[in-house]
A computed fold for a 72-nucleotide RNA from Acetobacter sp., annotated as transfer RNA. Rfam family: tRNA. By type it is a transfer RNA. The coordinates come from a structure-prediction model, not an experiment, and the mean pLDDT is 81. The sequence was found in a public genome assembly. Lineage of the source: Bacteria > Pseudomonadati > Pseudomonadota > Alphaproteobacteria > Acetobacter.
RNA sequence: GGGCGAUUAGCUUAGAGGUAGAGCGUCUCGUUUACACCGAGAAGGUCGGCGGUUCGAUCCCGUCAUCGCCCA
Numbered sequence: 001g002g003g004c005g006a007u008u009a010g011c012u013u014a015g016a017g018g019u020a021g022a023g024c025g026u027c028u029c030g031u032u033u034a035c036a037c038c039g040a041g042a043a044g045g046u047c048g049g050c051g052g053u054u055c056g057a058u059c060c061c062g063u064c065a066u067c068g069c070c071c072a
Base pairs, nucleotide, nucleotide: 001071002070003069004068005067006066007065010024011023012022013021018055026042027041028040029039030038048064049063050062051061052060
């Protein structure tokens, strides 16, 4: 330098063009003498940045950034 893939909650990840979910974790309440387990509930996301297409973009296109793999 070229090609490919990934980027979504604190962590691991799902997601079809139509208002973003799960598990773990965190917090509150219940339970317990207490802790843990368990049960109920809650908070937490500018979906990597910028631009484009579209009535509408996490999703499609371009570009940049970071990470990984391959070729030279």